This is a predicted complex of two RNAs, RNase P RNA and transfer RNA, with 422 nucleotides together. It holds a member of the Rfam family "Bacterial RNase P class A". On this family, see Frank and Pace, Annu Rev Biochem 1998: "Ribonuclease P: unity and diversity in a tRNA processing ribozyme". By type it is a ribozyme. Rfam's curators write: Ribonuclease P (RNase P) is a ubiquitous endoribonuclease, found in archaea, bacteria and eukarya as well as chloroplasts and mitochondria.
RNA sequence: GAAGUCCGCCAGGCAGCCGCUGGGCGCGCAAGCGCCUGGAGGAAAGUCCGGGCCCCAUAGAGCAGGAUGCCGGCUAACGGCCGGGCGCCGUGAGGCGACGGAAAGUGCAACAGAAAGAUACCGCCUACGUCCGCAAGGACCGGUAAGGGUGAAAUGGUGAGGUAAGAGCUCACCGCGCGGCUGGCAACAGUCCGCGGCACGGCAAACCCCAUCCGGGGCAAGGCCAAAUAGGGGAGCUAUGGCGCUGCUCGCGUCGCUCCCGGGUAGGCUGCUAGAGGCCGUCGGCAACGGCGGUCCCAGAGGAAUGGCUGCCCUCGACAGAACCCGGCUUAUCGGCGGACUUCCACC
RNA sequence: GGGGCCAUAGCUCAGUUGGGAGAGCGUCUGAAUGGCAUUCAGAAGGUCGGGGGUUCGACUCCCCCUGGCUCCAC
Numbered sequence: 001g002a003a004g005u006c007c008g009c010c011a012g013g014c015a016g017c018c019g020c021u022g023g024g025c026g027c028g029c030a031a032g033c034g035c036c037u038g039g040a041g042g043a044a045a046g047u048c049c050g051g052g053c054c055c056c057a058u059a060g061a062g063c064a065g066g067a068u069g070c071c072g073g074c075u076a077a078c079g080g081c082c083g084g085g086c087g088c089c090g091u092g093a094g095g096c097g098a099c100g101g102a103a104a105g106u107g108c109a110a111c112a113g114a115a116a117g118a119u120a121c122c123g124c125c126u127a128c129g130u131c132c133g134c135a136a137g138g139a140c141c142g143g144u145a146a147g148g149g150u151g152a153a154a155u156g157g158u159g160a161g162g163u164a165a166g167a168g169c170u171c172a173c174c175g176c177g178c179g180g181c182u183g184g185c186a187a188c189a190g191u192c193c194g195c196g197g198c199a200c201g202g203c204a205a206a207c208c209c210c211a212u213c214c215g216g217g218g219c220a221a222g223g224c225c226a227a228a229u230a231g232g233g234g235a236g237c238u239a240u241g242g243c244g245c246u247g248c249u250c251g252c253g254u255c256g257c258u259c260c261c262g263g264g265u266a267g268g269c270u271g272c273u274a275g276a277g278g279c280c281g282u283c284g285g286c287a288a289c290g291g292c293g294g295u296c297c298c299a300g301a302g303g304a305a306u307g308g309c310u311g312c313c314c315u316c317g318a319c320a321g322a323a324c325c326c327g328g329c330u331u332a333u334c335g336g337c338g339g340a341c342u343u344c345c346a347c348c
Numbered sequence: 349g350g351g352g353c354c355a356u357a358g359c360u361c362a363g364u365u366g367g368g369a370g371a372g373c374g375u376c377u378g379a380a381u382g383g384c385a386u387u388c389a390g391a392a393g394g395u396c397g398g399g400g401g402u403u404c405g406a407c408u409c410c411c412c413c414u415g416g417c418u419c420c421a422c
Stems, first nucleotide, its partner, number of pairs: 001344010012313007020039008041319001045330002048328005053218004060250004065214005070084005085099001086097004100209002105207002107203002121148002123144003129140004156174006175198001176196005181190003222270004232261006241255004264422002277296008314317001349420007358373004367404001375391005397413005
């Protein structure tokens, strides 16, 4: 210098003018006005997970159902994060992985192929046995997964021995499985020891098995006030019943309840933002994170506020707008900055 | 804001242990008719909303997007 990997951060800046809106103060009978101060994001999004909060039993039991799935840790919790193991990819820094179980059982594998779970189509052999033949040889009974061929997938690999031809049939090495030992909390690992010729391949994002977790609903939850009203018509069930609170059973609560048609009111207050909160320092930890101390207050609307104009500068500005609140994941995103590291080239 | 559901031919819809993409109407061509309609015979027409994954193989199973429909207060 070039190419690249990972982590963190920013999201045009400054000034002036006019507006919108939450809060506080002041003036005003009120409408409103003035001053001060706050005013979108890293994703506010999708609503895919997890929690807080609220109501229904202080959230209860069983079955069903759902989710997750290597190990350890973090956390309020998680399907998230951190660290590690194993596998794959990359020269490398690093990246990716629904990564438990197929010797519990059931099932699937179209077409092709002989055979898709236990198989002989072609090929090879004809030793043993039977028959024919004087014989060579032929036929039958068979043997064989080494070779060909089919397929996404065909029962360890190489070499030697062996054989009629072959074959873990036997042996050596490699691979595999099981047990032990050692290291590690564990997943797992090993130029370790012993046993087993290998007792069978794929699919569990097929049913299933194992382990762990999960009650239902959601701020249009819920609470209070006000307004409206004829508590209208029909259907069903009626207390071994209906409903709340799930699909079922039990249990708990309640006493009329549910559904359809038709009608009225569609106003206000609250929940509503100080929180698993941000920043700084320090300590523990590889890290995620946690402890302690200091400091700051940083949107809370309810037709719904963040905008417009002008000037200057630059690298000419992407995706996009809170609606109860947090922790994550995922998706969208012009670009820029900082740090650590890798590979290659050149020079000293 | 928060729940639930759907997307297959031009339209309305089927599609199950994952292996063939289908039906009715419509369109086109031919026959029949003097001509039209009806009728009969045949044909064309599909990124299964899009992308990725699992699998030998995906409309189907899993994940992420896009579009649409529907419900909620007293």